[in-house]
Context: one part of a larger RNA
């Protein structure tokens, strides 16, 4: 200089405290460690692995294991020769399949190129090793308020200053002040989304007023609403105290918004030889009839046990039933499917409309509202396992899929030390969508719907920022 301090001072965060609503017990779903296996493929491991790579493992995927074939190779470039019965396709045997034998039509036919295949040669090919040989990209401290330079000035040097000091802010913000003056990467604004208004445009979207209709259904309308652009607005601007005549802070006016208006995207030097050679690319090394390639089954789905995230419970703010109300934001052509029928149902049979502010999904919603039951019980709470019958995807659900019905009706009456997450349209609670995708979420990405307590305060846990001391 830094870097530690059970050293000081100052200060900051869901750090604590104050408060809510959990986890840790149970079922089970999912990942992961052990263990098992012929294989249970490979990474990820404190925070920053553990519903994480995987936004979907029945075959494919698929890297693993057995086993059965290939070796200029499944894939690419080039040469050198040979090719007219081309390659392919059809069909016949064998066979689990790759695949191997055999056959047949067809096409151009003078030759040449091209193309196809054979044979030879360079060669390809590797999810093989090293992330401690790399590029990228990313997690993390941390959206922390730091990280630096350049001239000067000080020091023999290492370096100092500046960037400490006084306020002040979220913020190294900004203001005084100073041997420093100035500057660059960080903050802050510039983006994008939501809230208010004004204007232009009104079809597929609105419907006040006029006709009309079973219905914005049709005539008309652009007022409203909403949709897509274009501005305006918010700047401590104004006014009072406070402060140093500062910066700024407190109060208050108008204002849809007030002092960063909420979210968002953005992440400075750099540290963790942090992740990753399995996205990819890439040095070395290594394997070359195999560690390459193809193909059937199988396994990643195993289970004595242990942990993690999540999901539904134990019940009356409650379960069942009857009937009614109100979203948003999406997604559709190898799609999304209405209305009618049949089915207790999951779903089937049909196919109107629709490449979509037009028609589906979807009458879109659930909590909810209103009456009816239930009466404290392991129960009309709870749903696991398991029987039996089905449904749909898909050549194919045995291992190893969703879903639906009859039946069975298990643990389980609020969880121990301990431990998370949340400050507001937040937490909690309800439900709908879409990626992925034939088919498969309680997961992950988003939309809305109802809608709280609480914060005295910084003594203490954790993490961080500045000064400063002692090693």
């Nucleotide at each position: 200089u830094g870097a530690c301090g059970g050293g000081g001072g100052c200060c900051c965060g869901c750090a604590c405290a104050a408060g809510c609503a959990g986890c840790g017990g149970a079922g089970c779903a999912u990942g992961u460690u052990c263990u098992u296996u012929a294989a249970u493929u490979c990474g990820a491991u404190g925070c920053a692995a553990c519903g994480c790579g995987a936004a979907g493992a029945a075959c494919c995927u698929u890297a693993c294991c057995u086993g059965g074939a290939c070796u200029u190779g499944a894939c690419a470039u080039g040469u050198a020769g040979c090719u007219g019965c081309a390659a392919g396709c059809g069909c016949a045997c064998g066979g689990a399949a790759a695949c191997g034998u055999g056959u047949g039509a067809c096409c151009u036919u003078a030759g040449a190129g091209g193309g196809u295949g054979c044979u030879a040669c360079a060669c390809a090919g590797a999810u093989g090793c090293u992330g401690c040989a790399u590029g990228g990209c990313u997690g993390u401290c941390g959206u922390c308020a730091g990280c630096u330079c350049g001239u000067g000035u000080c020091g023999u040097g290492a370096g100092a200053u500046g960037u400490u000091g006084g306020g002040u802010u979220a913020a190294g913000u900004c203001c005084c002040g100073c041997a420093a003056c100035g500057a660059g990467c960080g903050c802050a604004a510039c983006c994008c989304c939501c809230g208010u208004c004004g204007u232009g445009u009104g079809u597929u979207g609105c419907c006040a007023g006029c006709a009309u209709u079973a219905a914005g259904u049709u005539g008309g309308g652009g007022a409203c609403u909403c949709a897509c652009g274009c501005g305006a607005g918010a700047c401590u601007g104004c006014c009072g105290g406070u402060g140093a005549c500062a910066a700024a802070c407190c109060g208050g006016a108008g204002g849809a918004a007030g002092g960063u208006g909420g979210g968002g995207a953005c992440g400075a030097c750099g540290u963790c030889a942090a992740g990753u050679c399995a996205u990819c690319a890439u040095g070395g090394c290594u394997c070359u009839u195999a560690c390459g390639u193809c193909c059937a089954g199988g396994g990643c789905u195993a289970g004595a046990a242990a942990c993690g995230u999540g999901c539904u419970a134990c019940a009356a703010u409650g379960g069942c039933g009857u009937a009614c109300a109100c979203a948003a934001a999406g997604g559709g052509c190898a799609g999304c499917a209405a209305g009618a029928c049949c089915g207790c149902g999951a779903g089937g049979u049909g196919g109107a409309g629709c490449g979509a502010a037009u028609c589906c999904c979807a009458u879109c919603a659930a909590a909810g509202u209103a009456c009816g039951u239930c009466u404290a019980a392991g129960u009309u709470c709870g749903g696991a396992u398991c029987g039996g019958a089905g449904u749909c995807u898909g050549a194919a659900a045995c291992c190893c899929g969703u879903c639906u019905c009859c039946g069975u009706g298990a643990a389980g009456c609020u969880g121990g030390a301990g431990u998370u997450g949340c400050u507001a349209g937040u937490a909690a609670u309800c439900g709908c969508g879409g990626a992925u995708c034939a088919g498969a979420a309680c997961g992950c990405c988003g939309c809305g719907g109802u809608g709280a307590a609480u914060a005295c305060g910084u003594u203490c846990c954790c993490g961080g920022g500045c000064c400063u001391u002692g090693u």